RNA sequence: UAUUAUCAAGGGCAAAUCCGUUGAAAGACGGUGACGCAAAGUCACGGGCCUAAAGCCAAAUGCAGCAAUGGCAGCCGGACCGCCGAU
Numbered sequence: 001u002a003u004u005a006u007c008a009a010g011g012g013c014a015a016a017u018c019c020g021u022u023g024a025a026a027g028a029c030g031g032u033g034a035c036g037c038a039a040a041g042u043c044a045c046g047g048g049c050c051u052a053a054a055g056c057c058a059a060a061u062g063c064a065g066c067a068a069u070g071g072c073a074g075c076c077g078g079a080c081c082g083c084c085g086a087u
Base pairs, nucleotide, nucleotide: 002087003086004085012037013036018031019030020029021028022027035074041080042079043078045077046076047075048072049071050070055066056065
């Protein structure tokens, strides 16, 4: 430097659940707790998925429908960065 996650060691992260905060919601954050993860580190760039507030539509003033500028990086791809070991 390249490949790799089969092996060693020390570690790291933390799904669901429940509680609290926040938010229109999806979700996020903190605590609890470990299903899993070798990028489950960072970035919404492409696809995908979730929500549907403003707004539009409608007008029975309500539901439904449309709607991302809100989210998901633990859905896939891409970009950036990176520990230890092995080859």
Predicted 3D model of an 87-nucleotide RNA (c-di-GMP-I riboswitch aptamer) from a Bacillota bacterium. Of the family's consensus pairs, 100% are formed in the model. It matches the Rfam family "c-di-GMP-I riboswitch aptamer". Rfam's curators write: GEMM was predicted in a large-scale screen for bacterial structured RNA regulatory elements. The source organism's lineage runs through Bacteria, Bacillati and Bacillota.